Predicted 3D model of a 520-nucleotide part of an RNA (small-subunit ribosomal RNA, 5' domain) from an uncultured bacterium.
Context: one part of a larger RNA
RNA sequence: AACGAACGCUGGCGGCGUGGAUUAGGCAUGCAAGUCGAACGAGAAAGUCCUUCGGGGCGAGUAAAGUGGCAAAAGGGGUAGUAAUGAAUAGGUAACGUACCCUCCAGUUCAGAACAACCGUUGGAAACGACGGCUAAUGCUGAAUGCGAUGUUUACAGGAAAGCAAGGGACCUUCGGGCCUUGCGCUGGAGGAGCGGCCUAUUUAUCAUUAGGUAGUUGGAGAGGUAAGAGCUCACCAAGCCAGAGAUGAUUAGGGGACCUUAGCGGGUGACCCCCACCACCGGAACUGAGACACUGUCCGGACACCUACGGGUGGCUGCAGUCGAGAAUCUUCCGCAAUGGACGAAAGUCUGACGGAGCGACGCCGCGUGAGGGAUGAAGGCCCUAGGGUUGUAAACCUCUGCCAAAUGUUAAGAAUAAAGGUGUGUUAAUAGCACAUCCGAUGACGAAAGCAUUAGAGGAAGUCACGGCUAAAUACGUGCCAGCAGCCGCGGUAAUACGUAUGUGGCGAGCGUUGUUC
Numbered sequence: 001a002a003c004g005a006a007c008g009c010u011g012g013c014g015g016c017g018u019g020g021a022u023u024a025g026g027c028a029u030g031c032a033a034g035u036c037g038a039a040c041g042a043g044a045a046a047g048u049c050c051u052u053c054g055g056g057g058c059g060a061g062u063a064a065a066g067u068g069g070c071a072a073a074a075g076g077g078g079u080a081g082u083a084a085u086g087a088a089u090a091g092g093u094a095a096c097g098u099a100c101c102c103u104c105c106a107g108u109u110c111a112g113a114a115c116a117a118c119c120g121u122u123g124g125a126a127a128c129g130a131c132g133g134c135u136a137a138u139g140c141u142g143a144a145u146g147c148g149a150u151g152u153u154u155a156c157a158g159g160a161a162a163g164c165a166a167g168g169g170a171c172c173u174u175c176g177g178g179c180c181u182u183g184c185g186c187u188g189g190a191g192g193a194g195c196g197g198c199c200u201a202u203u204u205a206u207c208a209u210u211a212g213g214u215a216g217u218u219g220g221a222g223a224g225g226u227a228a229g230a231g232c233u234c235a236c237c238a239a240g241c242c243a244g245a246g247a248u249g250a251u252u253a254g255g256g257g258a259c260c261u262u263a264g265c266g267g268g269u270g271a272c273c274c275c276c277a278c279c280a281c282c283g284g285a286a287c288u289g290a291g292a293c294a295c296u297g298u299c300c301g302g303a304c305a306c307c308u309a310c311g312g313g314u315g316g317c318u319g320c321a322g323u324c325g326a327g328a329a330u331c332u333u334c335c336g337c338a339a340u341g342g343a344c345g346a347a348a349g350u351c352u353g354a355c356g357g358a359g360c361g362a363c364g365c366c367g368c369g370u371g372a373g374g375g376a377u378g379a380a381g382g383c384c385c386u387a388g389g390g391u392u393g394u395a396a397a398c399c400u401c402u403g404c405c406a407a408a409u410g411u412u413a414a415g416a417a418u419a420a421a422g423g424u425g426u427g428u429u430a431a432u433a434g435c436a437c438a439u440c441c442g443a444u445g446a447c448g449a450a451a452g453c454a455u456u457a458g459a460g461g462a463a464g465u466c467a468c469g470g471c472u473a474a475a476u477a478c479g480u481g482c483c484a485g486c487a488g489c490c491g492c493g494g495u496a497a498u499a500c501g502u503a504u505g506u507g508g509c510g511a512g513c514g515u516u517g518u519u520c
Base pairs, nucleotide, nucleotide: 001519002518003517005516006515007514008513009512012368013367014366015365016364017363018361019360025324026323027322029321030320031319034070035069036068039067040066047058048057049056050055077279078278079277086204087203088202089201090200091199092198093197096196097195098194101192102191103190104189105188106187107186108185109143110142111141112140118133119132120131121130122129123128150157151156152155163184164183165182166181167180168179171178172177205251206250207249212242213241214240217239218238219237220236222234223233224232254276255275256274257273258269259268260267261266281302282301283300284299285298304315305314306313307312332358334357335356336355340354341352342351343350344349371401372400373399374398381392382391383390384389405461407456408455409454410453411452412451415447422440423439424438425437426436427435428434464509465508466507467506468505469490470489471488475504476503477502478501479500485492486491
């Protein structure tokens, strides 16, 4: 000098930060990933109104559910493992992948069979099922065409798709629509952007009281496998490969940007923020998918906990709050999607404990205040005294002012950009429709009884803590008597203690001060 600090005493306000470092110990409860009806079929009830009492209308094509699509691999948390399968820096990939997004080219034709939902029967305490029947699609399958990729006999094989919405003049119509236009999609291909996979070099903690290690081990040629090179895997062949420039083993540890310190070199650290890696009760595995071997997906084994009708089931806070435990020690079971960002959607919008805010903690840094000027007979009181006086001390009282913070009242910005709807223009088009673009206009604030500004009253509500032997700024009296005690080092204390305790005075810092711990 510094700190994610803790402890003691004390404590007025604000801004900005920051706050589970220990048990990767266990977790009650709520929330943290959904969305789309402009992909699809189906479709309630409460309530209310009417009624011929049979029912009907609205609610409502709404809610809840199902098929399907996209997202759920992001965002958020933690640092257990990892000493190199990691990270950093510089390269390679003629050995590779890529959903959404952008640009360009080509296409989007004709058919079919199912399965949920639903209905019926039925098992189970539940979780959850079983059987039969019906049905739609941008779900699934076949055919056609087909650039590229691929294969081989080089002219053959093989090889794709899906529709939906809005509007409409003529024409056709089974009156549903066809058809046309526009928009959004779908399929194949080429390129891009961004994101990844793999490979190489260099650097990357301690121990030699760890010296030898290695059989898929090292290489070959062949096969398999992968998006892709490779002993990545396998059969065969050879006997290699690494190591004192430290192999192998053990211990410790996430790495970096950075942070602290220092004149610098260095030394120490890896909280918050950003990048990378890894983990998700413990261990293992694959499925789906552009992407996972997947925190709030699946399966298996294990420990733990819960439910049970004892047959069987359910769960995973290292998300946000919160709880128990252990600990010197670390917060609210808060508000909002108004902003920024994300997912889905044509959009309105929905979801978002990301995020924006508020709350708690002097935990840190910074700022402000606790009044200003005058005021001597130098009051009283305290303390000391050589009893003369000295000191507290302009300090107080008293006088004159000010009005910061806090309080009350009033008032005014910024965070809001734009969306829907509407107007105008341009383009597209058969079209003045629709759609796209430009422009004008045009809702929306959690914070917030906040912040700013003005006015009002009124010195009012706001100072402590540590030290005073030397180092080291600041001393006297009394008490105690090697006792009680102090102490960072030297050392104080055994009857005159500036070193213990108290008082008065003084010094330092100040909403803090001191102690302890750790680093330089």

RNAcentral holds the full RNA, with entries from ENA and SILVA. Its Rfam family is "Bacterial small subunit ribosomal RNA". A reference for the family is Yusupov et al. (2001), "Crystal structure of the ribosome at 5.5 A resolution", Science. Gene Ontology terms of the family: ribosome and structural constituent of ribosome.